[in-house]
Small-subunit ribosomal RNA, 5' domain from an uncultured bacterium, 520 nucleotides, folded computationally.
The coordinates come from a structure-prediction model, not an experiment, and the mean pLDDT is 83.
Its Rfam family is "Bacterial small subunit ribosomal RNA". Rfam links the family to the GO terms ribosome and structural constituent of ribosome.
Context: one part of a larger RNA
RNA sequence: GAUGAACGCUAGCGGGAGGCCUAACACAUGCAAGUCGAACGGGAUCCAUGAGCAAUCGUGGUGAGAGUGGCGCACGGGUGAGUAACGCGUAUGCAACCUACCUUUAACUGAGGGAUAGCCCAUAGAAAUGUGGAUUAAUACCUCAUAGUUCUUUUGGUCCGCAUGGAUUCAAAAGAUAAAGCUCCGGCGGUUAGAGAUGGGCAUGCGUGACAUUAGCUAGUUGGUAAGGUAACGGCUUACCAAGGCUACGAUGUCUAGGGGUUCUGAGAGGAUGAUCCCCCACACUGGUACUGAGACACGGACCAGACUCCUACGGGAGGCAGCAGUGAGGAAUAUUGGUCAAUGGGCGCAAGCCUGAACCAGCCAUCCCGCGUGCAGGAUGACGGCCCUAUGGGUUGUAAACUGCUUUUAUACACCAAGAAAAACCUCCACGUGUGGGGACUUGACGGUAGUGUAUGAAUAAGCAUCGGCUAACUCCGUGCCAGCAGCCGCGGUAAUACGGAGGAUGCAAGCGUUAUCC
Numbered sequence: 001g002a003u004g005a006a007c008g009c010u011a012g013c014g015g016g017a018g019g020c021c022u023a024a025c026a027c028a029u030g031c032a033a034g035u036c037g038a039a040c041g042g043g044a045u046c047c048a049u050g051a052g053c054a055a056u057c058g059u060g061g062u063g064a065g066a067g068u069g070g071c072g073c074a075c076g077g078g079u080g081a082g083u084a085a086c087g088c089g090u091a092u093g094c095a096a097c098c099u100a101c102c103u104u105u106a107a108c109u110g111a112g113g114g115a116u117a118g119c120c121c122a123u124a125g126a127a128a129u130g131u132g133g134a135u136u137a138a139u140a141c142c143u144c145a146u147a148g149u150u151c152u153u154u155u156g157g158u159c160c161g162c163a164u165g166g167a168u169u170c171a172a173a174a175g176a177u178a179a180a181g182c183u184c185c186g187g188c189g190g191u192u193a194g195a196g197a198u199g200g201g202c203a204u205g206c207g208u209g210a211c212a213u214u215a216g217c218u219a220g221u222u223g224g225u226a227a228g229g230u231a232a233c234g235g236c237u238u239a240c241c242a243a244g245g246c247u248a249c250g251a252u253g254u255c256u257a258g259g260g261g262u263u264c265u266g267a268g269a270g271g272a273u274g275a276u277c278c279c280c281c282a283c284a285c286u287g288g289u290a291c292u293g294a295g296a297c298a299c300g301g302a303c304c305a306g307a308c309u310c311c312u313a314c315g316g317g318a319g320g321c322a323g324c325a326g327u328g329a330g331g332a333a334u335a336u337u338g339g340u341c342a343a344u345g346g347g348c349g350c351a352a353g354c355c356u357g358a359a360c361c362a363g364c365c366a367u368c369c370c371g372c373g374u375g376c377a378g379g380a381u382g383a384c385g386g387c388c389c390u391a392u393g394g395g396u397u398g399u400a401a402a403c404u405g406c407u408u409u410u411a412u413a414c415a416c417c418a419a420g421a422a423a424a425a426c427c428u429c430c431a432c433g434u435g436u437g438g439g440g441a442c443u444u445g446a447c448g449g450u451a452g453u454g455u456a457u458g459a460a461u462a463a464g465c466a467u468c469g470g471c472u473a474a475c476u477c478c479g480u481g482c483c484a485g486c487a488g489c490c491g492c493g494g495u496a497a498u499a500c501g502g503a504g505g506a507u508g509c510a511a512g513c514g515u516u517a518u519c520c
Stems, first nucleotide, its partner, number of pairs: 001519003005516005012372006018365002020330001025328003029325003034071003039068002046061006078283003087208008097200002102196008110144004120133005150176007157168004181188002209255003216246003221243008258280004263272003285306005308319004336362001338361003344358001345356004375406004385397005411457006427440006464509005469490003475504005485492002
């Protein structure tokens, strides 16, 4: 000098930031991922109307909940346990790869079929959850047709490179695979193929802790052939063959640790660090596994095993806060079971809109940084009181107070402000000409009656903490008497202690000041 700090004493305000560093310990409760009726079958309720004495029935509208289907749930948010590793950083390569939504280019969107949720009936179970029957729809599923610039196999040619090889908008043959409709008639979709963009996957050079009181390690091990597998290369996996591979330039083992941009310090070199913010990685009660999907081996999905907790009618079931709040525990120590989707962003939707503990705000905390204030000017009889001394007196506190004048930041009260943060979307008009541009109108603010402004009142509402032997700015008296105590180091204290305790005074910093811890 610095800190995600803690402790002691003290405390007026504002702005900005930060806030479980410990038990990746266990969690009550609420919320944190839904959305689409312009994909589909259907439809409770309510309203209107018609018939009827009524029960009820018919028609039209409204359209909740559940279900099938689509997209999303792989983002966003959390944590740092593991990991000394191509994990990260940096630089390359993929002639060994994938990419939903988006943009662009080209072509197509034909004909059929069988089911199944839901609904209805019956039934098992305490529940969780099922079972059987009948019936029904789709942008769900299946079959057929059509198609080449796609894929597979075979053959031939041209050009090129970086070794395996690559390109071909060159040619031929055989084989394989598509589609879905809705509509408010404006559109929104679907399938195939090419290109782009974005996001990822893989490989490699170099860099990236400690210990040699760890010296040898390794059988899928190292390489080859063949096959399988993958989006893709590869012992990735398997069979066979060979006997290799790594290591003192530190293998192997053990311990520690997420990495980087950064941050702190320092003249720099360097040393330390990895909270907040950004990028990457890993994890989601512990271990394992795959399914779905463009993408996961998936925090709020599935299955199995384990530990723990809960419910139970004892037959069986349910759960996972390292999301936001919150609770217990641990600890020196770290906050509200708050508001809003107004803005920014995300998901779905044509849209209106819905969802969003992301986000934006508010609450708590001197935890830090910055700013402001606690008055200003005059005022000597240098008052009283305190303290000290060489003591009728002097010094100091000290222009300090009283007193006089002034100001009102701040405070309190009242008033104004519906401020800015807002531009869009929707609606409408116009132009081009079919979704773009321009104009107009309307509506929408959690924060918040907040910030700010004005008026009134009146110095009114606001100073502490540590130190004073040297280092180190600041000295005397009293008490104590190697006691009580102090102390960062040197060291003080045994009767005149500037070093202990108190007082007066002084010094330093100041809404803080000291102490402790850690780093330079």